[in-house]
RNA sequence: UCAGGCGAUGCGGGAGAGUUCGACCACUGGUCGGCACCGAAGGAGCAAUACUCUCCAGAAUCUCUCAGGUACGCGUACCGCAUCGAACAG
Numbered sequence: 001u002c003a004g005g006c007g008a009u010g011c012g013g014g015a016g017a018g019u020u021c022g023a024c025c026a027c028u029g030g031u032c033g034g035c036a037c038c039g040a041a042g043g044a045g046c047a048a049u050a051c052u053c054u055c056c057a058g059a060a061u062c063u064c065u066c067a068g069g070u071a072c073g074c075g076u077a078c079c080g081c082a083u084c085g086a087a088c089a090g
Base pairs, nucleotide, nucleotide: 006085007084008083009082010081011080012079013078018035020034021033022032023031024030025029036070037069038068042066043064044063045062049057
């Protein structure tokens, strides 16, 4: 000094599931309640881990569904590109 990796930002791509029932309101919509569903905001849980026992650690796109979501729209994990920042080899 730089690739790659890390964080943030911007642009692009990006699924799933109720246009459900009832009540109310300031009525293109919103609020509350019931039942039914989805998993790719977030969160939680777990395997193998030389032999025996115990403890700790131990991943996710797996599992759960607290939260979030279920026409359109917004947003979403993840992927690509760009910019900035911090740190750091050979």